[in-house]
The RNA shown here (transfer RNA) has 77 nucleotides and comes from a Deltaproteobacteria bacterium. NCBI's taxonomy places the organism under Bacteria, Pseudomonadati, Myxococcota, Myxococcia. Model confidence (mean pLDDT): 82 of 100. Rfam family: tRNA.
RNA sequence: UGGCCCGUAGCUCAGUUGGUUAGAGCGCACGCCUGAUAAGCGUGAGGUCGGGAGUUCAACUCUCCCUGGGCCAACCA
Numbered sequence: 001u002g003g004c005c006c007g008u009a010g011c012u013c014a015g016u017u018g019g020u021u022a023g024a025g026c027g028c029a030c031g032c033c034u035g036a037u038a039a040g041c042g043u044g045a046g047g048u049c050g051g052g053a054g055u056u057c058a059a060c061u062c063u064c065c066c067u068g069g070g071c072c073a074a075c076c077a
Base pairs, nucleotide, nucleotide: 001073002072003071004070005069006068007067010026011025012024013023019057028044029043030042031041032040050066051065052064053063054062
């Protein structure tokens, strides 16, 4: 310097031929249960989908720029 992939809840991830309200597991809070924990059961909080712009009636999803991470190639030695 070039190519490809990834960034979605505290963590691990799903969701993309653009369209109902953005989800799961774990974790967290509260309640039930228990003598008390754990386990189990129930309820709940938590996100503007890495940032910005564009296209569109409509964008997590498409396009462009920026940014963080990973892999490969080239360059150098």